[in-house]
Context: one part of a larger RNA
């Protein structure tokens, strides 16, 4: 694991792996909205009149997010994954959360109180045998696609350089945000003492000169061409809010003037988070009836380029002969995903591990790719191959190793339920979804607890004990077609309680036990091995018998009765393992 037999309560609980990663009808398993992107629905609802561009709820569409997570499954895959152990100073990273952002315009006669052009949805006309097929026409939006200012100061600093009294002097005039590309350049520094010499300051000065003081910035690391700055170009010129909702208040020079909170949603850049992706070191099962093997079709390395998020033979020039190997390379097998783990159990080992956690891998095969922060995605496309669906025959669609169900394979595996109320996960989210999950169903995978009878008296029978001993007693302990009340549950059941709604459980009225019943099995009695030399049948037949053996007319072994004996709600049999 699977099968026979039996199977009364209760709590758990595996459950189409093994064979065929074989095929699939059907149905459902991913969507989603707040005050806060966008509403003229010829949709619903309510007003209230002063006027209305809307003001509430809103299908449907654009838009934004997700949909690369979850679930399944284990075919592949043996230095491969996969653990453990470093590491990226060799990289991308949406969302989270913390920082971050005064500079745009090139010039005079201009939109900054606000720009342009579309499209669904809608309404209408249609095409076809059919699809989540769509064409022609006519509208209208955006935080959707496009463009594109201004607020916003000054100062540095870099060029250049009017003027000149030739020793200066600095009007004025160009550049100067972030991001991209290259180059260049700073990005310092082992330690004390002494000498001289200049420049400035300070103090004395007899204008010869003398004596003191200071000699000024530089972050991290073990380690960088690091972080940072800064100067020169550089660009199909990145980004620097034409956004939404709620509150409306302060200024006065009363202009529909200036300013002004709390959100929300975006955007560069840096960190951070959730990650990724690479790479270090060490570590497998059998096999030598595999001894070499690998390289002009990259094999080891080196140089340079290309690709890439990125290091790299990753690929491509050109160049060097290199790498590995009896410490088992290289092939071959594997009823081989790998661990964390399970079974065994003096120690030491041996088998197992498809299965809930963690890591790979895969979506009938193989390939390629678009979207995107993430996919070589398969509930996403495209094209072969194998399959296969509907047709009007012109053509259309298609992937259950997601949950359920079916066939089929087989020794071998459950319901096409019920719900998001739990834990969670995903959205523009307190409100939707979720076959993820959870609850029922079916379930002797396997565990765990535990009923089928207790007592008594009476009647026999025995072990001891005491005594007035051919027998009475008292204590015990067996048995019984004897009496006898008590106790309970299985089960039926108002009810509560449990649930998302139920069920079961758990509490509980009412009903409910006398042998013929609410009536325990499965296996064995010759030996291993616990337990009949009873009876009937059979008579080297029939059959039993893991071995030994029984069975030919008195079977301890077979077929029955009967009686015993084990384990017991399980127990045999079969297989693989220790």
């Nucleotide at each position: 694991u699977a099968u026979g037999c039996u199977u009364g309560u209760c709590u758990c609980a595996a459950a189409g792996a093994u064979u065929a990663a074989g095929c699939c009808a059907u149905g459902c398993a991913u969507g989603u909205c707040u005050a806060a992107g966008u509403a003229u629905a010829a949709a619903c609802a309510a007003g209230u009149u002063u006027g209305u561009a809307c003001u509430g709820u809103g299908a449907a569409a654009c838009u934004g997010c997700g949909a690369a997570u979850g679930g399944c499954u284990c075919a592949u895959u043996a230095a491969a994954u996969c653990a453990g152990u470093u590491a990226u100073a060799g990289u991308u990273u949406a969302u989270u959360u913390g920082a971050u952002g005064g500079u745009a315009c090139c010039u005079u006669a201009c939109u900054a109180c606000a720009u342009g052009g579309a499209u669904a949805a809608c309404u209408g006309u249609g095409g076809u045998a059919a699809u989540u097929c769509u064409a022609g026409a006519g509208c209208u939006a955006a935080u959707a696609c496009a463009u594109g200012c201004a607020a916003u100061c000054a100062a540095g600093c870099c060029c250049u350089g009017a003027c000149u009294u030739c020793u200066g002097g600095a009007a004025g005039g160009g550049g100067u945000g972030u991001a991209u590309u290259u180059a260049u350049u700073a990005g310092a520094u082992a330690a004390a003492a002494g000498a001289c010499c200049a420049a400035c300051g300070c103090g004395g000065u007899u204008c010869g000169c003398c004596g003191c003081u200071c000699c000024c910035u530089u972050g991290g690391u073990g380690a960088u061409u690091c972080a940072u700055a800064a100067u020169a170009a550089c660009u199909u010129c990145u980004c620097g809010a034409a956004u939404c909702g709620c509150a409306u208040g302060g200024c006065c020079u009363u202009g529909u003037g200036c300013u002004g909170g709390c959100g929300a949603u975006g955007c560069c850049u840096c960190a951070u988070u959730c990650a990724a992706a690479u790479a270090u070191c060490u570590g497998c099962c059998c096999u030598a009836u595999c001894a070499a093997c690998u390289u002009u079709c990259g094999a080891u390395g080196g140089u340079a380029g290309g690709a890439u998020a990125g290091a790299g033979g990753c690929c491509u020039a050109c160049c060097a002969u290199g790498g590995u190997u009896u410490c088992a390379a290289c092939g071959g097998g594997u009823a081989a995903c790998g661990g964390g783990g399970a079974a065994u159990a003096a120690g030491g080992g041996u088998u197992c591990g498809a299965u809930u956690c963690c890591g790979g891998a895969g979506a009938g095969g193989g390939a390629g790719c678009c979207u995107g922060a993430g996919a070589a995605a398969u509930g996403g496309c495209u094209a072969c191959c194998a399959c296969a669906u509907c047709c009007a025959a012109g053509g259309a669609a298609g992937g259950c190793a997601g949950c359920a169900g079916g066939c089929a394979c087989g020794c071998a595996a459950a319901u096409u339920a019920c719900c998001c109320a739990c834990u969670c996960c995903c959205g523009g989210c307190a409100c939707g979804g979720g076959g993820a999950g959870g609850u029922a169903g079916u379930g002797a995978c396997g565990a765990a607890a535990a009923a089928u009878a207790a007592c008594g008296a009476g009647g026999c029978g025995g072990u001891u004990c005491u005594c007035u001993a051919c027998g009475a007693g008292g204590c015990c302990c067996g048995c019984c077609a004897u009496c006898g009340g008590a106790a309970u549950g299985g089960g039926u059941a108002c009810a509560a309680u449990u649930u998302a709604a139920a069920u079961c459980c758990u509490u509980u009225a009412a009903c409910g036990a006398g042998g013929a019943u609410c009536u325990g099995u499965u296996g064995g009695a010759g030996g291993g091995c616990a337990a009949g030399u009873c009876u009937g049948g059979u008579g080297c037949c029939a059959g039993c018998a893991g071995c030994c053996g029984c069975g030919g007319u008195a079977a301890u072994u077979c077929c029955a009765g009967c009686u015993c004996c084990a384990a017991u709600a399980g127990c045999g049999u079969a297989u693989a393992u220790u």

RNAcentral holds the full RNA, with entries from ENA and SILVA. This is a predicted structure of a 578-nucleotide part of an RNA (small-subunit ribosomal RNA, 5' domain) from Schizomidae environmental sample. Its Rfam family is "Eukaryotic small subunit ribosomal RNA". Rfam 15.1 lists 75,755 matches to the family in 2,556 species. Model confidence (mean pLDDT): 81 of 100.